The RNA shown here (transfer RNA) has 72 nucleotides and comes from an archaeon.
The prediction has a mean pLDDT of 82.
It matches the Rfam family "tRNA".
The sequence is in RNAcentral, with records from ENA.

[in-house]
This record gives sequence, C1' cells and structure tokens, in this order.
RNA sequence: GCGGGUGUAGUCUAGCGGUCAGGAUUGGGCCUUGCCAAGGCUCAGACCCGGGUUCGAUCCCCGGCACCCGCA
Repeated sequence: GCGGGUGUAGUCUAGCGGUCAGGAUUGGGCCUUGCCAAGGCUCAGACCCGGGUUCGAUCCCCGGCACCCGCA
C1' cells in the first nucleotide's frame, strides 16, 4: 500500500428499517441478617465519528478513525 472482518453502558453481549435499545456483570439506594456473604426490590449508565438514502437508520450506502486477519 491492497483486500476482508468487527465497532452497542466500566466489562461481556442480544438486536433481519418502526422495541422505552434488551440481558448479564459492575456501581448507588432500600429490604432481609446479630454481622458478612448470598438473595430480593429499585435507580443510574451505551448504538465510534461525519455525510447520504428513507416518512422513519443501531440496522442499508459512502467517507473517516480504531482494532483483528490475510496479501504485498
């Protein structure tokens, strides 16, 4: 330099154009307990960036960036 793949909470991940963006874990509060752990309830937290298509984009298209794989 060329080609391919992947980018969603702090972490792991689901999501076949219309979901309140779901789950787990983590964190805060409360309950339970003599205390801790475990458990229960509740709250907070995410679509890499910029354009385009569309009535509507996490999803499709283009460009960029980052990471991974291959080729040179």